This is a predicted structure of a 162-nucleotide RNA (Lysine riboswitch aptamer) from a bovine gut metagenome. RNAcentral holds the sequence, with entries from MGnify. Its Rfam family is "Lysine riboswitch aptamer". Rfam describes the family as follows. Riboswitches are metabolite binding domains within certain messenger RNAs that serve as precision sensors for their corresponding targets.
[in-house]
Order: sequence, then structure tokens, then C1' cells
RNA sequence: GAUAGAGGAUGCACCUAGUCAGGAGUAUCUGUUCCGUAAGAUGUGCAGAUCGGGAACAGCGAAAGGGGCGGGUGCCGAAGCGAUGACCGGCCUGCAUGCCGUCUGAACUGGGAGUAUGGAUAAUAUCCAUGCGACUGUCGCGAAGGAACGCGGAGAGCUAUC
Repeated sequence: GAUAGAGGAUGCACCUAGUCAGGAGUAUCUGUUCCGUAAGAUGUGCAGAUCGGGAACAGCGAAAGGGGCGGGUGCCGAAGCGAUGACCGGCCUGCAUGCCGUCUGAACUGGGAGUAUGGAUAAUAUCCAUGCGACUGUCGCGAAGGAACGCGGAGAGCUAUC
């Protein structure tokens, strides 16, 4: 250097036109009554343009993202995260700005579960970040030579073959 492997409390990620819960009796729409008559809405500010706002009751009444289970596929830096840079792509138009999207991808994380805090979200589901000990796999050092212990490191690692 090449090839092939291992770690598993659910190893990791993706797809799903399967199924279930939830979203939600929510949004929208219809009717009645009342407030309102430009206050309001279109991310924020200024200007324009366009539309028309709110509440209560009654009726009809969704969907998407995300999730559990099942199925399928690719794999073991699997993957997560995301600095930086680019696109001028989108959010009614212009300026300024903000957000979203796509690509790039530094640094960091061996792994899963639990737990605390924070964030996203309708959500106690789930995901993400940080911390915490314990567990677990791997290598090194020490001890030991029966059992199996202590400390430390990181996947650009470890094992096997050539």
C1' cells in the first nucleotide's frame, strides 16, 4: 500500500405507493350575531402595490413535515455536527436586512443506552448540542500467570492475509 473483517442493551444511515397513533375537532369553508371602516395582512424597517380585519356560537371538516411498528437497500467515520466559501435560487415589487434552500466542507465525536440542561417541534413522541458517571469494544502500560484488576489514548484507530 491492497484485500477482507470485528464492536452492537435497537451498530449507522437511506427508501417505503404497507400499517398505526398523533397533528385535530386544529386550519380552511358555510351560516348567524357583534366589534371595526382603515387600525389589520403580505418576515423586519422605509416606500409602493394588492388584499380586506377581529370575536362568539353552530355546522361540515382536512393536509404536510416529523414519529412507532413492519418491509427493503447500502454500509462499520458507518454516521452526526458544521466553521468557511459559493449560488444569486426562493420569501408580492424596490432599497437595506433577516430567514429558508443547494453545493463546499475546517474543527470535534470509538459505540449504544440512561440522565440533567438547552434548542427544534403541536407534542411528554422524535431529533440535535453540551455535561455526567457507569457499561461496552479496541490498543498501550502496569500488575498477574487461576480468576481477571487498575490507569491512559483515539476510528487518519484495531484485527487477519498478501